The part of an RNA shown here (small-subunit ribosomal RNA, 5' domain) has 524 nucleotides and comes from a Flavobacteriaceae bacterium. Rfam family: Bacterial small subunit ribosomal RNA. Rfam links the family to the GO terms structural constituent of ribosome and ribosome.
Context: one part of a larger RNA
RNA sequence: GGAUGAACGCUAGCGGCAGGCCUAAUACAUGCAAGUCGAGGGGUAACAGAAAGUGCUUGCACUUUGCUGACGACCGGCGAACGGGUGAGUAACGCGUAUACAAUCUACCUCAUACUAGAGAAUAGCCCGAAGAAAUUUGGAUUAAGACUCUAUAGUAUCAUUUAAAGACAUCUUUUUAUGAUUAAAGGUUACGGUAUGAGAUGAGUAUGCGUUCUAUUAGUUUGUAGGUGAGGUAACGGCUCACCUAGACUGCGAUAGAUAGGGGCCCUGAGAGGGGGACCCCCCACACUGGUACUGAGACACGGACCAGACUCCUACGGGAGGCAGCAGUAAGGAAUAUUGGUCAAUGGACGAAAGUCUGAACCAGCCAUGCCGCGUGCAGGAUGAAUGCCCUAUGGGUUGUAAACUGCUUUUAUACAGGAAGAAAAACUUUCUCGUGAGAAAGCUUGACGGUACUGUAAGAAUAAGGAUCGGCUAACUCCGUGCCAGCAGCCGCGGUAAUACGGAGGAUCCAAGCGUUAUCC
Numbered sequence: 001g002g003a004u005g006a007a008c009g010c011u012a013g014c015g016g017c018a019g020g021c022c023u024a025a026u027a028c029a030u031g032c033a034a035g036u037c038g039a040g041g042g043g044u045a046a047c048a049g050a051a052a053g054u055g056c057u058u059g060c061a062c063u064u065u066g067c068u069g070a071c072g073a074c075c076g077g078c079g080a081a082c083g084g085g086u087g088a089g090u091a092a093c094g095c096g097u098a099u100a101c102a103a104u105c106u107a108c109c110u111c112a113u114a115c116u117a118g119a120g121a122a123u124a125g126c127c128c129g130a131a132g133a134a135a136u137u138u139g140g141a142u143u144a145a146g147a148c149u150c151u152a153u154a155g156u157a158u159c160a161u162u163u164a165a166a167g168a169c170a171u172c173u174u175u176u177u178a179u180g181a182u183u184a185a186a187g188g189u190u191a192c193g194g195u196a197u198g199a200g201a202u203g204a205g206u207a208u209g210c211g212u213u214c215u216a217u218u219a220g221u222u223u224g225u226a227g228g229u230g231a232g233g234u235a236a237c238g239g240c241u242c243a244c245c246u247a248g249a250c251u252g253c254g255a256u257a258g259a260u261a262g263g264g265g266c267c268c269u270g271a272g273a274g275g276g277g278g279a280c281c282c283c284c285c286a287c288a289c290u291g292g293u294a295c296u297g298a299g300a301c302a303c304g305g306a307c308c309a310g311a312c313u314c315c316u317a318c319g320g321g322a323g324g325c326a327g328c329a330g331u332a333a334g335g336a337a338u339a340u341u342g343g344u345c346a347a348u349g350g351a352c353g354a355a356a357g358u359c360u361g362a363a364c365c366a367g368c369c370a371u372g373c374c375g376c377g378u379g380c381a382g383g384a385u386g387a388a389u390g391c392c393c394u395a396u397g398g399g400u401u402g403u404a405a406a407c408u409g410c411u412u413u414u415a416u417a418c419a420g421g422a423a424g425a426a427a428a429a430c431u432u433u434c435u436c437g438u439g440a441g442a443a444a445g446c447u448u449g450a451c452g453g454u455a456c457u458g459u460a461a462g463a464a465u466a467a468g469g470a471u472c473g474g475c476u477a478a479c480u481c482c483g484u485g486c487c488a489g490c491a492g493c494c495g496c497g498g499u500a501a502u503a504c505g506g507a508g509g510a511u512c513c514a515a516g517c518g519u520u521a522u523c524c
Base pairs, nucleotide, nucleotide: 001524002523003522004521006520007519008518009517010516013376014375015374016373017372018371019369020368021334026332027331028330030329031328032327035078036077037076040075041074043071044070047069048068049067050065051064052063053062054061055060056059085287086286087285094212095211096210097209098208099207100206101205104204105203109200110199111198112197113196114195115194116193117151118150119149120148127140128139129138130137131136157182158181159180160179161178164175165174166173167172187192213259214258215257220250221249222248225247226246227245228244229243230242231241232240262284263283264282265281266277267276268275269274289310290309291308292307293306312323313322314321315320340366342365343364344363348362349360350359351358352357379410380409381408382407390400391399392398393397416460417459418458419457420456424451430445431444432443433442434441435440436439468513469512470511471510472509473494474493475492479508480507481506482505483504489496490495
C1' cells in the first nucleotide's frame, strides 16, 4: 500500500447493488416450513344448493334425504430420498483430476413390441360396546376399491440342460438350435391408465492411477490382519460376512500414533513465482439432541418417519405419556459483534392432479444495519474599503483568516408539495376459426402483479433541506501563540515533557481524506 462476513470511537444528506451469529453442532416459548388426487374407493363430519315434511309471524326457522356441488376423517396412489440448513465428524478414493465396470441398479419421462382374461377372501371407515387422567388402546358386527390373494395366458424375460458360430479383455462375452421349469396385469365417466420385455435419457453405486496439512520430543504396526478354497450376502465386485487352509500384509519414498481440518471451483495479495483464506454464489461430501438398528420404497439406513438405549425439557389422576429450529422468523445464553415472530404465490422452479387448482418461510419482494462497493449532493458566477471579529508580529502600523463574508445575478440535482404513472404477463384454462385427425399444432379474443401508486415523468417555490474526522518533531503532506513544568500527559518506531515544548492540553492557522474519518484485529 491492498484486503475484510469485521468490531470500537466521533460523525452522518440521498440512491443503486450486494452482504449480514465468524462465538455455544448451546437450550428453545409461539406460528408457519409437504402435501396432493373424488377422473381409484366406501362414504357424508362441516359448507352451499335442491327436494320433501313440520311450525307458523307468509317468508323465515327446524327436521329429513348423498339427490347435486363439494369434502373432514378413513382405505388406496404418487410425493415426502427433492428443495432448505449446518460444518460437528472426517487426513479418507472424502475431495480434485483422469479412467474402468466383460462386476451394477435406475421411479417419473421418451421410443418400440406384445398383452390387459377369470375368480376369491379380507380390512379401515361407518355402527354397537369396553379400558384409560391423558397419549392412546381394544372387542364385536358389517362394507368398498386401481388395496390384497389365487388361476389362466407368455416371450427376444429369468433359470437349468443342450446345438452351432464368432470375438478377444484372465475369469469369459455375443449371437444361435432344442427341451423343461418360473414370473404379469386394473380398471375407467373412453380423457386416461395398468402389465411384460428391449432401447434411450437422467440419476446413483463400485473399482483404480496421480494429487491432497503438521509432528520422529510418534519407529515399529496388524489377527479378518494379508492371501487362498468353499459358502452366504448384495443391484453389483470384494474378508463384505462365515468355515477351513497358508503366514502373511504395511513401514525411513514415513507405516502406526498424535494434533489440526470438511474438499474443490474460487477469493485476497503479489510484476510473477509464491504466500494466505475456503464468508456470499456453484459442485461434491458428511450430519440432523447423543449412540445404535432396521422397516417401507426405484431410491433412505430417512432434518420436520419408526424402534431401542442415554442425557435434557414438559404433562400426569404417579399407573404412564410427550418432545427434538444445524428449515423461516423469533427467544434466552455466550460474545467486541450480526436483521422482521413482515407480504405474495404475480414471476421462476418443485409436488400432486386430465384440468381448474391446492400446497410451497424454495423463490420473488418488502423491513432493519454507512457492513462494503459504486454514484449524486451539501450550490455556481461576480464581488477589495482586501469590512468587522478572531489570531500573530519588530505594534500610530503590518500580516493572516480571505473572494471567504456582506452585496448583486443565476441554477434547482436532491429534499418538500401537487399531478400523471410503468416494464416485469408469457401464458394455462375457456370461446371462436384453421390445419392434419383417436389427438396435437397454429391464430384471434378474454383473464391474472406481492413488490406498488413503487420506479420513472412533469409542475411549483426557494440557496432554500444537507460536513465531518484524523493529523501537523522525523519517518510523513501540514506552525505559531498561550498554559503546564520529568507534573499532567503523548507514543507505531526513534523518542517528547525537569520555565522560552512546532512532540503534553487549549486556541488560531494549515494538511490529508470525505458521508465518512480514525483506532484495533487478521492476511499478503